[in-house]
Context: one part of a larger RNA
RNA sequence: CUAUUGUUAAGGAACUCGGCAAAAUGACCCCGUAACUUCGGGAUAAGGGGAGCCGAUUGAGGUUGAGAGAUUUACUCUCGGAGGCCUUAAUCGGCCGCAGAGAAUAGGCCCAAGCGACUGUUUAUCAUAAACAUAGGUCUCUGCUAAGUCGAAAGACGACGUAUAGGGGCUGACGCCUGCCCGGUGCUGGAAGGUUAAGGGGAAUUGUUAGCGUAAGCGAAGCAGUGAACUUAAGCCCCAGUAAACGGCGGCCGUAACUAUAACGGUCCUAAGGUAGCGAAAUUCCUUGUCGGGUAAGUUCCGACCCGCACGAAAGGCGUAACGAUUUGGGCGCUGUCUCAACAAUAGACCCG
Numbered sequence: 001c002u003a004u005u006g007u008u009a010a011g012g013a014a015c016u017c018g019g020c021a022a023a024a025u026g027a028c029c030c031c032g033u034a035a036c037u038u039c040g041g042g043a044u045a046a047g048g049g050g051a052g053c054c055g056a057u058u059g060a061g062g063u064u065g066a067g068a069g070a071u072u073u074a075c076u077c078u079c080g081g082a083g084g085c086c087u088u089a090a091u092c093g094g095c096c097g098c099a100g101a102g103a104a105u106a107g108g109c110c111c112a113a114g115c116g117a118c119u120g121u122u123u124a125u126c127a128u129a130a131a132c133a134u135a136g137g138u139c140u141c142u143g144c145u146a147a148g149u150c151g152a153a154a155g156a157c158g159a160c161g162u163a164u165a166g167g168g169g170c171u172g173a174c175g176c177c178u179g180c181c182c183g184g185u186g187c188u189g190g191a192a193g194g195u196u197a198a199g200g201g202g203a204a205u206u207g208u209u210a211g212c213g214u215a216a217g218c219g220a221a222g223c224a225g226u227g228a229a230c231u232u233a234a235g236c237c238c239c240a241g242u243a244a245a246c247g248g249c250g251g252c253c254g255u256a257a258c259u260a261u262a263a264c265g266g267u268c269c270u271a272a273g274g275u276a277g278c279g280a281a282a283u284u285c286c287u288u289g290u291c292g293g294g295u296a297a298g299u300u301c302c303g304a305c306c307c308g309c310a311c312g313a314a315a316g317g318c319g320u321a322a323c324g325a326u327u328u329g330g331g332c333g334c335u336g337u338c339u340c341a342a343c344a345a346u347a348g349a350c351c352c353g
Base pairs, nucleotide, nucleotide: 001348002347003346004345005344006343007342008341010339011338014337019334028050029049030048031047036041038173052095053094054093055092056091057090058089059088060087061086062085063084064083067079068078069077070076071074096100108332109331110330111329112328113327114326115324116323120132121131136171137170138169139168140167141166142165148157149156150155174319175318176317177316179249180248181247184246185245186242187241188240189239190238193237194236195235199231200230204226205225206224207223208222211218212217250268251267252266253265254264277311278308289305290304291303292302293301
């Protein structure tokens, strides 16, 4: 010096991104216990006190049961509670030590805020969380040979279930709620019209050649090829509905008797122009916004304001008791984290052999 430990004057977080690490608390009994609350909790809240050994007295519980009486003399019945033993409590007195839960094992606590209701699950081997799940909510599909899934198929699961069932999507306890827009996309329904495939249909036309013709050429039937009209489904166009479907939820100008602001008015555009609630927020760029609190001093924190660059209502909004190896800020206790380091122990490293 390294690792693992032990102790430390005075101070006590001044350390540090941050009390990381360490210290401290600790079992049991008694007293006592707030806000808030879903009345269950919170709660071991917090905060105090006690404790060993010996003796005495008193009480409580358990157990054993001396003794007395009766008669039907029995392994009988009734009354009775002395004394003993065990456990435990209280009071008083005494004893020893620095120390009596004498060692070891055995919550630090409080205040405020964010997120997630909770228990649970997760990146085997850098992430345990605010992520996933969850009960609950809602939408949608599915009438049973169900929908859906696996499988060329047989078949199986779903389910030996049957809409209070099963599959899928979103949300995520609970409380109060969940606004406006169906123009676009999707889905559902509709069927008048337009468009529209194969198929059906076969007008017309081409090739070939019996035949006709002096020739040019014409050319039946058959065969072969091309093939118009007409007929014809879903779909699309079209018409409606539907947002806890995908999604969306404005701009400019003017106006009140100080100023400022604009309840009010005008105008343009839109499918409709963001409602309630919340708001510098896990979202705020400017920004360390401004004001208040906390500190001697606070880019963090808490409470407000609202000018929301770019919150917002089941990709849910806002609250919320309880819970959390969660995140943030503050405080008490405690300490070698630090001022500032020292000593000691063990095992190494190192030196000599």
Molecule: large-subunit ribosomal RNA, domain IV
Organism: Alkaliphilus oremlandii OhILAs